[in-house]
Predicted 3D model of a 76-nucleotide RNA (transfer RNA) from a Candidatus Omnitrophota bacterium. The RNAcentral record of the sequence draws on ENA and MGnify. The coordinates come from a structure-prediction model, not an experiment, and the mean pLDDT is 82. RNAcentral records the identical sequence in 2 taxa.
RNA sequence: GGGGUCGUCGAUUAGCCCGGUUUAAGUCCCCUGACUGUCGAUCAGGUGAUCGUGGGUUCAAAUCCCAUCGACCCCG
Numbered sequence: 001g002g003g004g005u006c007g008u009c010g011a012u013u014a015g016c017c018c019g020g021u022u023u024a025a026g027u028c029c030c031c032u033g034a035c036u037g038u039c040g041a042u043c044a045g046g047u048g049a050u051c052g053u054g055g056g057u058u059c060a061a062a063u064c065c066c067a068u069c070g071a072c073c074c075c076g
Base pairs, nucleotide, nucleotide: 001075002074003073004072005071006070007069010028011027012026013025020059030046031045032044033043034042052068053067054066055065056064
């Protein structure tokens, strides 16, 4: 230099190929309540990400297109 995979709540994992409606979902952590003599467990509820960044297409983008940053791998 060329090519590929990945990047989404505090952590982790879906959703992306095939765009769609009100809220981006699950688990863990955390917070509140119930239960309990207390803790834990269990149950119920809640906070938290606008999807690496920027731009484009579209009525509508996490999803499609382009550029770019970072991690890893391959080729030279």